[in-house]
RNA sequence: GUCUUCGGGGCGUGGUUAAAUUCCACACCGGCAGUGUUGCAUUGUGCUCAGUCUGCGAGCCGCGGAAGCGGUUGAUUCGGUGAAAAUCCGAAACCGACGGUAUAGUCCGGAUGAGAGAAGGC
Numbered sequence: 001g002u003c004u005u006c007g008g009g010g011c012g013u014g015g016u017u018a019a020a021u022u023c024c025a026c027a028c029c030g031g032c033a034g035u036g037u038u039g040c041a042u043u044g045u046g047c048u049c050a051g052u053c054u055g056c057g058a059g060c061c062g063c064g065g066a067a068g069c070g071g072u073u074g075a076u077u078c079g080g081u082g083a084a085a086a087u088c089c090g091a092a093a094c095c096g097a098c099g100g101u102a103u104a105g106u107c108c109g110g111a112u113g114a115g116a117g118a119a120g121g122c
Stems, first nucleotide, its partner, number of pairs: 001122006012026004027106002029096002031056004039047003051094002059072005076092005098109003
């Protein structure tokens, strides 16, 4: 450089109601890259460890024939250890696009889509 493949998880029990997986109580889930004092193996080192640290992706709006560009787009504290921690240990919090519908992170829909990226072949 080129080709191929992969590439998102979660509502259970009950209450109220004419009607709620949407309200209430207790729950459940966490894309990708970086960093990381964690864990495992270890001679070197390798793998691994963040939803709320840094950035990216999807969605929405605008411009453009398109590629693409711009805007918009959530959330963490305390204590401990340590040279150093918003990442480890403990605890308590908080967050989650758009449309539909009794108000939705979890149902349905755009979407068997797209993509950050990852793996492999030549």